[in-house]
Formats: sequence, C1' cells, structure tokens
RNA sequence: GGGACCGUAGGGUAGCUUGGUAUCCUUCGAGCUUCGGGGGUUCGAGACGAGAGUUCAAAUCUCCCCGGUCCCA
Repeated sequence: GGGACCGUAGGGUAGCUUGGUAUCCUUCGAGCUUCGGGGGUUCGAGACGAGAGUUCAAAUCUCCCCGGUCCCA
C1' cells in the first nucleotide's frame, strides 16, 4: 500500500439479509418474601464508535473517518 471481518447499556448478546416502539442474560436501585442472609419474585435505571448523505422514517442502505482482528504485498 491492497483486501476481508468486527464495533449495540458497566459486562455479554440478538436484531442488519427484507429500513418502522432495540431483544435477552448479567449488573445496579427499590418493593415484597425471610429473624437476617442467600434464593425467589415485581417494578425501575442503563446502549446502536464519530460525521455526512438518501428517506416521511436509518442500528439497518451509501460515502468518509476512528478503533480492533486477520490475510496479501
């Protein structure tokens, strides 16, 4: 220098093909249960790497940038 893949709550993960309220587990907070703890249960908090474009509408499509892994040279 060329190419492929990946980036989503504090951690992990689905959703992207075929655009339409972002899934689940864990974590954290509160309530109930308990003499207390653990466990169980209910409710709640928390995320689409950055920018631009297309569109009524973008995690999803397009371009570019950033970061990571791998292959070629």
Molecule: transfer RNA
Organism: archaeon